[in-house]
RNA sequence: GCACCCGUAGCUUAACGGAUAAAGCUCUGGUCUUCGGAACCAGCAAUGAGGGUUCGAUUCCCCCCGGGUGCA
Numbered sequence: 001g002c003a004c005c006c007g008u009a010g011c012u013u014a015a016c017g018g019a020u021a022a023a024g025c026u027c028u029g030g031u032c033u034u035c036g037g038a039a040c041c042a043g044c045a046a047u048g049a050g051g052g053u054u055c056g057a058u059u060c061c062c063c064c065c066g067g068g069u070g071c072a
């Protein structure tokens, strides 16, 4: 340099183009407990940036950014 793949809560993953983007772990609060832990209940928190297509985009297209793999 070229090609391909990936980017979503703090972390790990879901989501035929269509309801308020879903869960597990973590964190916070509560119940319980002599205390802690466990268990249970509740809560906080996310689509890499910018455009385009569409009635509607996490999803499709372009470009950029970041990461990985292969080739040279």
Base pairs, nucleotide, nucleotide: 001071002070003069004068005067006066007065010025011024012023013022018055027043028042029041030040031039048064050062051061052060

Transfer RNA from a Candidatus Peribacteria bacterium, 72 nucleotides, folded computationally. It matches the Rfam family "tRNA". Its mean pLDDT, the model's own confidence on a scale to 100, is 80. It was read from a public genome assembly.